The prediction has a mean pLDDT of 82. This is a predicted structure of a 74-nucleotide RNA (transfer RNA) from a Thermoplasmatota archaeon. The RNAcentral record of the sequence draws on ENA and MGnify. It matches the Rfam family "tRNA". Rfam classes the family as a transfer RNA. Its family is annotated with triplet codon-amino acid adaptor activity in the Gene Ontology. RNAcentral records the identical sequence in 3 taxa.

């Protein structure tokens, strides 16, 4: 300089290819019950699509650009 993967709550992860209505899940964490405390159970809550643009009625999802990471060819 090319070319291919990846980026989703504090952390790990599904969903992309087939575009749909409030974006699951686990662990963590705050409240609550329970309990002599505590932990474990049980109920609750709050937290996330790397950034900008287009497309579209409607984007995590599809194009483009840039950013950060890995890998390979030169």
């Nucleotide at each position: 300089g090319g070319g291919c993967c990846c980026g989703u709550a504090g952390u790990c992860u599904a969903g992309c290819u087939u575009g749909g209505a409030c974006a699951g899940g686990a662990c963590a964490g705050g409240a609550g019950c329970c309990u002599c405390c505590g932990g474990a159970g049980c109920u609750u809550c709050a937290g996330a699509c790397g950034g900008g643009g287009g497309u579209u009625c409607g984007a995590a999802u599809c194009c483009c650009c840039c950013c950060g990471g890995g890998c390979c060819c030169g």